[in-house]
C1' cells in the first nucleotide's frame, strides 16, 4: 500500500444472498413469581441488541457509499 472476511440482547447465535404483518427468534446467563420445610431440578413471566454517518427506497440489520475497529492474504 493492494484484496478479502467479521462487526446484532451481558455472553454465543439465527435472521443479511431473496428488503416488507407481529416486540428482530434461539440457548445460556438476570430479575420476579410458582414449585419445595430449604437449596437444587422444573414451570412461568420480564428486561436485554443491529458499530458510526450517508445516500437508494413508500419501506433498510438486508442494498449502495464512506469510516471505526477485529482478523486474515499478497507486496
Nucleotide at each position: 500500500g493492494a484484496c478479502c472476511c467479521c462487526a446484532u440482547c451481558g455472553u454465543c447465535u439465527a435472521g443479511c444472498c431473496u428488503g416488507g404483518c407481529c416486540c428482530a427468534g434461539g440457548a445460556c446467563g438476570u430479575a420476579u413469581c410458582c414449585c419445595u420445610u430449604u437449596c437444587a431440578c422444573g414451570g412461568a413471566u420480564a428486561a436485554a441488541a443491529c458499530g458510526c454517518g450517508g445516500g437508494u427506497u413508500c419501506g433498510a440489520a438486508u442494498c449502495c457509499c464512506g469510516c471505526u475497529g477485529g482478523g486474515g492474504u499478497c507486496a
Overview
A computed fold for a 75-nucleotide RNA from a Candidatus Sungiibacteriota bacterium, annotated as transfer RNA. It was read from a public genome assembly. It matches the Rfam family "tRNA". Rfam classes the family as a transfer RNA. Model confidence (mean pLDDT): 80 of 100. Taxonomically the source falls in Candidatus Sungiibacteriota (Bacteria, Bacteria candidate phyla).